Predicted 3D model of RNase P RNA and transfer RNA as a complex of 445 nucleotides. The prediction has a mean pLDDT of 77.

C1' cells in the first nucleotide's frame, strides 16, 4: 500500500436572530391570563411488540400428579430470560474469524410422493456362475451369488489385495464405525490399551419420551374528587337467612310466584372535567479492586422530558465531510445538500431500519529497511 | 398506547397432522342464433404477501419483516 476479520464511539459542529412545551420565580391583571428572567426539553434504535422482569388489579389454603404452552450440548452471569460470557462438538474459510432450535431414532406410533425389482423384517429386475435333466439349440428347470448396471435425496461400510465355479468381511492391510478397561476435565467432552467383521438409514422446526420453566390481564392496569342522567329495562350467577306482597272472605299449616341485596353481560341514558399512578432508577459518569469474560464489589460526583393526540423547530453566516458541473494539472470557482427515524408507566434483552465519519486490535499478500 | 385476526387466479373463497395447487364468477376461442343473451364444448391465467431456516421435498412446519382489518374511555 492492497484485500479482509473482529470490536467500540459519534451520528452533524460553532455563532447570531425568531419561535415551541413543561417547571420555578418576579411583576401586572378585567382573575380568563399576559409579560420578564432562570433552568430543562428525544434515540441508538424512542420502532416491531418478539422474549424476560418491575408495578397494579383480579384469581388463588398447601403439596403432588395430569392437561396446555415454552425451552433444550456443558459450566457460569443476572431480578429474570428463549439474553450475555467462557468452553465442548459439528460445518465453512489459506487465515484473522464466522455459522449451528446442538437432548433422545438400540421406549413406542407414523412418514419416505414420483421413479425403481425392492424404501426398511432387506430384496432379487437386468444379470454372473454351476452338476444333472428337457430342448424347436433361442433357452427352460433347479441351486449358489449380490460384484457390475439401472432408479432415487437415501439401496444395510469404503479402497486395494487374496480367495472362488462366480462372488461376498469369506480372509487380510489401511481408513471409517460400534463397544470400551483406564487416564484428564466440575461437566459437555477429549485421549486410549483392548474387543467386535459391521449392526443400529433418515425425519422429533411429525406425534412422542426425558429434563427444566410457566396463574390471568394489562397504566385505556388501578386509586380519589367533581359534573350530568331515567339511578330505568332484559339475561345469567350467588345469597336465599330475616322481611314484605300475592296466591282467599278470615285464621293456621304446607307449597308456589314476585320484590328488596351483591356481581357480570347487553339495551337504553349521561359526561368528554380534575388529581394521582409519573418518573430517583436492577440510573448515569469517573476512579480503584476481583474475574479470561459476561458481570460483581467499594469510594466520589451528578439529577437528565414527564404534557393534552402530545412541544424539542425555522432562517442566516462560517468552516468540516459528500455529490455534480466548469476551468489546463497543483488547485480554484459555482450549484446541490445532511441517514434511519419521533419519548407517551418504567427497565433488561433480541430483531429490524440507518447517509457518513473516527478510533483500536488482528489476518493474508506485495514492496522497502 | 394495548390486545387480536387475515394475506392463495382479475374478484369471492376452498386446500394447512408436508408429496405436481382447486372451485364459483369473470376473460379468450368454437358451436348454437338472422343477431344478442342464456346454454354446450375447449383454453389461458398463480413469485400461495416478502426474506431466511428445517426437510430429499414447504401454500402447509419454525423464525424475522411488510400490508390491511377489528376491538378497547369514564359515570350511573
Nucleotide at each position: 500500500c492492497c484485500a479482509g476479520a473482529g470490536g467500540g464511539u459519534c451520528g452533524g459542529g460553532c455563532g447570531g436572530c425568531c419561535g415551541c412545551g413543561g417547571c420555578g420565580u418576579u411583576g401586572c391583571u378585567u382573575c380568563g391570563g399576559c409579560a420578564g428572567c432562570g433552568g430543562c426539553g428525544a434515540g441508538g434504535a424512542a420502532a416491531g411488540u418478539c422474549c424476560g422482569g418491575g408495578c397494579u388489579c383480579c384469581a388463588u389454603g398447601g403439596a403432588a400428579c395430569g392437561a396446555c404452552g415454552g425451552u433444550g450440548c456443558c459450566g457460569g452471569g443476572u431480578a429474570a430470560u428463549g439474553c450475555c460470557c467462557g468452553g465442548c462438538g459439528g460445518g465453512g474459510g489459506c487465515g484473522a474469524c464466522c455459522c449451528c432450535a446442538g437432548g433422545g431414532a438400540a421406549a413406542g406410533u407414523g412418514c419416505c410422493a414420483c421413479a425403481g425389482a425392492a424404501a426398511g423384517c432387506a430384496g432379487g429386475u437386468c444379470g454372473c456362475c454351476g452338476a444333472a435333466g428337457c430342448u424347436u439349440c433361442g433357452g427352460c428347470c433347479c441351486g449358489g451369488c449380490g460384484a457390475c448396471a439401472g432408479u432415487g435425496a437415501a439401496a444395510g461400510g469404503g479402497u486395494g489385495g487374496g480367495g472362488u465355479a462366480a462372488g461376498a468381511g469369506c480372509c487380510c492391510a489401511c481408513c471409517g464405525c460400534g463397544c470400551g478397561a483406564c487416564c484428564g476435565g466440575c461437566a459437555a467432552c477429549g485421549g486410549a490399551a483392548g474387543c467386535g467383521g459391521c449392526a443400529c438409514u433418515g425425519c422429533a422446526a411429525a406425534c412422542c419420551c426425558c429434563a427444566c420453566c410457566g396463574g390471568g390481564a394489562g397504566c385505556a392496569a388501578g386509586a380519589c374528587c367533581g359534573a350530568a342522567u331515567a339511578g330505568g329495562g332484559g339475561c345469567g350467577g350467588c345469597a336465599u337467612a330475616u322481611g314484605g306482597g300475592c296466591u282467599u272472605c278470615g285464621u293456621u299449616c304446607c307449597g308456589g310466584c314476585c320484590c328488596c341485596g351483591c356481581c357480570g353481560c347487553c339495551c337504553g341514558g349521561g359526561u368528554u372535567g380534575g388529581u394521582u399512578g409519573c418518573u430517583u432508577g436492577a440510573g448515569c459518569g469517573g476512579c480503584g479492586g476481583a474475574g479470561c469474560g459476561a458481570u460483581c464489589c467499594g469510594c466520589c460526583g451528578c439529577c437528565u422530558a414527564g404534557a393534552g393526540g402530545a412541544a424539542u423547530g425555522g432562517c442566516c453566516g462560517c468552516a468540516c465531510a459528500g455529490c455534480g458541473c466548469c476551468c489546463u494539472u497543483c488547485g480554484g470557482g459555482c450549484g446541490c445538500g445532511g441517514a434511519c427515524a419521533g419519548a407517551a408507566c418504567c427497565c433488561g434483552g433480541c430483531u429490524u431500519a440507518c447517509a457518513g465519519a473516527c478510533c483500536c486490535u488482528c489476518u493474508g499478500g506485495c514492496a522497502u529497511c | 398506547c394495548a390486545g387480536g385476526g387475515u394475506g392463495u387466479a382479475g374478484c369471492u373463497c376452498a386446500g394447512u397432522g408436508g408429496g405436481u395447487a382447486g372451485a364459483g364468477u369473470g376473460c379468450c376461442c368454437g358451436c348454437c342464433u338472422u343477431g344478442g343473451a342464456a346454454g354446450c364444448g375447449g383454453g389461458a391465467g398463480g413469485u400461495c404477501g416478502c426474506c431466511g431456516g428445517u426437510u430429499c421435498g414447504a401454500a402447509u412446519c419454525c423464525g424475522g419483516c411488510c400490508a390491511c382489518c377489528c376491538u378497547g374511555a369514564c359515570c350511573a